[in-house]
Molecule: c-di-GMP-I riboswitch aptamer
Organism: Syntrophomonadaceae bacterium
Formats: sequence, structure tokens, C1' cells
RNA sequence: GACGAGAAUUCGCAACCCCAUCCGAAAGGAGGGCGACGCAAAGCCUUGGAUCUUAAGCCCCUGUAAAGGGUAUGAUUGCCAGGCUGCCGAA
Repeated sequence: GACGAGAAUUCGCAACCCCAUCCGAAAGGAGGGCGACGCAAAGCCUUGGAUCUUAAGCCCCUGUAAAGGGUAUGAUUGCCAGGCUGCCGAA
């Protein structure tokens, strides 16, 4: 010095809960308060899967029609993989 090991230290993030706030159709997100469930990538990307939502548009199905159902271009990355970067570091 490398690999390994997640103990310790430092730094960092912040679930749940609340709201005469904002965005959204919704799922959900932003902001604020409280707080410490957890996290070594709970940093970034958002590629695949998974899950949630179905207003508008496209398409499909049912229907004479009205309408109904389905379907992500929506959402989650603190659901699981993948890619890029990255702090400390012992027995």
C1' cells in the first nucleotide's frame, strides 16, 4: 500500500407525526414544525423489474348512446437490481 472485516471516531442524511401553506386529477411532491425509525451510499442517474395512481391524450374491450373497464406519457429510488462517484476504518 491492496484486499477483507461494519467495531470505534468525525462529518452527513432524516422515517413517523403535524399544517387555515403551495403544486397535482390522483398517486405523490415542495415548504415549514416536531423528531430520531433508520441509512455507508438514505449521494447522483432513473436503465430494468416491482408497487401506487388513471385527469387529459392515444389505443384496446363492452355498449345504440350516455357511460364503464383496461392501458403510463404520471409517482415512489427510504422497494429490489444496474451504472457513475464517494468519508472513516479496528480486532